[in-house]
């Protein structure tokens, strides 16, 4: 003195997931979500191959499982999301495009009921233009 790895403070990303009191269990503001009338939308009647919600994560193509179809897995793209280190748009560039819940019920929806508040990473690098903003 250089590289690795792990760990605490710190700063900062995704994301509703934060704060503060208690610190067993809760509680309370923020903040999300879902449920649920008028009116509105939508409707012939019954059934389904159920349909629904959370979430950016939807949909098509090929291939394999299989008799066929659903479904799963593989791959290629895609609806969408995120990130390039103040803050909006554009262009460039990279990366996600998964999980899960209710259980045959749910359009919208005041009042009013219910639940959620988890997890995952980065830190020596910061693309480019215009707006705008704040600083001196």
């Nucleotide at each position: 003195c250089g590289a690795g790895c792990a760990g605490a403070c710190c700063c900062g990303c995704c994301g509703a997931g934060u704060c503060g009191c208690a610190u067993g269990c809760g509680c309370g503001a923020g903040c999300c979500g879902g449920g649920g009338a008028c009116c509105c939308a939508g409707a012939g009647c019954a059934g389904u191959u159920g349909g629904g919600g959370u979430g950016a994560a939807u949909c098509c193509g090929c291939g394999g499982u299989c008799c066929c179809c659903c479904a799963c897995c593989g791959u290629g793209g895609u609806a969408g999301g995120g990130c390039g280190a103040g803050c909006u748009u554009c262009c460039c560039g990279c990366c996600c495009g998964a999980a899960u819940c209710c259980g045959u019920c749910a359009g919208c929806u005041a009042a009013c009921c219910c639940g959620g508040u988890a997890g995952g990473c980065g830190g020596c690098c910061a693309g480019g233009a215009a707006g705008g903003a704040g600083a001196c």

Predicted 3D model of a 136-nucleotide RNA (c-di-AMP riboswitch aptamer (ydaO/yuaA leader)) from Phytohabitans maris. Of the family's consensus pairs, 92% are formed in the model. The prediction has a mean pLDDT of 77.